[in-house]
RNA sequence: AUGAGAGGAUGGGUGAUCGCGGGAGAUACCUCUCCUGAGGAAAGUCCGGGCACCAAUUAACGAUACUGGGUAACUCCCAGAGGGGGUGACCCCUGGAAAGUGCCACAGAAACCACACCGCCUACUGAGACCUACUGAGAAUCAGUAGGUAAGGGUGAAAAGGUGGGGUAAGAGCCUACCAGCAGGAAAGUGAUUUCCUGGCUGGGUAAACCCUAUCAGGUGCAAGGCCAAAUAGGAGGUUAAACCUCGGGUAGGCCGCUUGAGGUUCAGGGUAACCUGAAUCCCAGAUAAAUGAUCACCACCGGAGGAUAUUUCUUCCGGCAACAGAACCCGGCUUACACUCCUCUCAUCCCC
Numbered sequence: 001a002u003g004a005g006a007g008g009a010u011g012g013g014u015g016a017u018c019g020c021g022g023g024a025g026a027u028a029c030c031u032c033u034c035c036u037g038a039g040g041a042a043a044g045u046c047c048g049g050g051c052a053c054c055a056a057u058u059a060a061c062g063a064u065a066c067u068g069g070g071u072a073a074c075u076c077c078c079a080g081a082g083g084g085g086g087u088g089a090c091c092c093c094u095g096g097a098a099a100g101u102g103c104c105a106c107a108g109a110a111a112c113c114a115c116a117c118c119g120c121c122u123a124c125u126g127a128g129a130c131c132u133a134c135u136g137a138g139a140a141u142c143a144g145u146a147g148g149u150a151a152g153g154g155u156g157a158a159a160a161g162g163u164g165g166g167g168u169a170a171g172a173g174c175c176u177a178c179c180a181g182c183a184g185g186a187a188a189g190u191g192a193u194u195u196c197c198u199g200g201c202u203g204g205g206u207a208a209a210c211c212c213u214a215u216c217a218g219g220u221g222c223a224a225g226g227c228c229a230a231a232u233a234g235g236a237g238g239u240u241a242a243a244c245c246u247c248g249g250g251u252a253g254g255c256c257g258c259u260u261g262a263g264g265u266u267c268a269g270g271g272u273a274a275c276c277u278g279a280a281u282c283c284c285a286g287a288u289a290a291a292u293g294a295u296c297a298c299c300a301c302c303g304g305a306g307g308a309u310a311u312u313u314c315u316u317c318c319g320g321c322a323a324c325a326g327a328a329c330c331c332g333g334c335u336u337a338c339a340c341u342c343c344u345c346u347c348a349u350c351c352c353c
Stems, first nucleotide, its partner, number of pairs: 001349009012299007020037007039324001043335002046333005051221004062216004066080005081094005095212002100210002102206003117153002119149009130138001131136001161179006180202002182199007225256004235247006263282008301320008
């Protein structure tokens, strides 16, 4: 320098003018003054809760799934284990297929009670080039029958542990060395698991097929839900003769729920960390068709050009100040979006000193 990996930050500030939502105060009832007013994701609504009502309680249906820890809880976070990918920084995945059932197209002998198409080997029968002492229970080879094989070929996404050596008629964990798995034992670790020893024990894949094991799990969402309540119309009752009164239910509308909370900031302590504990301090939108905006100036920041300066640095002018997006009951997460924004650490390659 280029290309990568991991993590984090910012999302402008001040003032003036005009305008809007909420609150408080003063009012001469016209209005005036002061305070306050979006986000890191307010988003997607994908998980987990609080809260409210309904129902009544069990695991049908569903969800989760390596281990330990954190948390109110989690499909979250932290730390570790095993496997996989990458030259590397680093990233991704995670119960059980050796309980049972099912499925595995096409091809192939066979897709799991193994099997045998080509091939290899043995025996018998027949033919028999050839050899020869002319004869032989000789014999390459071929065909058939019966058997042994799974080395090799072939099929397939996948072929019965893999590779080397021995062994054998040919072969085979048949034997052996190493590797992979499984079972048993010992040691280390809270544990996942790791290391060592022994045993030829060798059993295909699929659980986002059924299933098994363990744990969790009732449903609906603030349009939850509660309170007040018209005009008019309907209903019931009453008084007196065409009106009035009373009662109850509902609608419009209004209020509560509504923002002090698993809360923020700082410091101290514990912990590898996630996080926890303690102290001090702060109050930080609450609208309802929905306010949170616009313009100008200055500052900060970024970029470009020029000047002074050995570099650092100072200064002048011009331009930009952008993106994603906007609360709607409230929290904890995850995911997604985001400006040729900014910063830190790390890796690989190349170049220079």
Predicted 3D model of a 353-nucleotide RNA (Bacterial RNase P class A) from a Candidatus Aerophobota bacterium. The sequence was found by an Rfam model in a public genome assembly. Of the family's consensus pairs, 98% are formed in the model. Its mean pLDDT, the model's own confidence on a scale to 100, is 76. Rfam family: Bacterial RNase P class A. The family's RNA type in Rfam is ribozyme. From the family's description: Ribonuclease P (RNase P) is a ubiquitous endoribonuclease, found in archaea, bacteria and eukarya as well as chloroplasts and mitochondria.